[in-house]
RNA sequence: UGCGAGAUAGUGCAGUGGUAGCACGCUAGGCUCAUAUCCUAGAGGUCGCUCGGUUCAAAUCCGGCUCUCGCAU
Numbered sequence: 001u002g003c004g005a006g007a008u009a010g011u012g013c014a015g016u017g018g019u020a021g022c023a024c025g026c027u028a029g030g031c032u033c034a035u036a037u038c039c040u041a042g043a044g045g046u047c048g049c050u051c052g053g054u055u056c057a058a059a060u061c062c063g064g065c066u067c068u069c070g071c072a073u
Base pairs, nucleotide, nucleotide: 001072002071003070004069005068006067007066010024011023012022013021018056026042027041028040029039030038048065049064051063052062053061
């Protein structure tokens, strides 16, 4: 320098046009003599960018920028 993949909750990931979900973790309650397990509920992200475009509608499609990883040189 070129090409490709990726960035979504504390962590790991799904969601490929109709105002975002799963597992673990966290908090509360139940259960227990108690802890753990188990059961129930809840909090927590407006999706890398206080950028632009398309669309009635964008995490999703297009352009630009930032960062991470891989390959090539």
This is a predicted structure of a 73-nucleotide RNA (transfer RNA) from a Nanobdellota archaeon. Its mean pLDDT, the model's own confidence on a scale to 100, is 82. Lineage of the source: Archaea > Nanobdellati > Nanobdellota.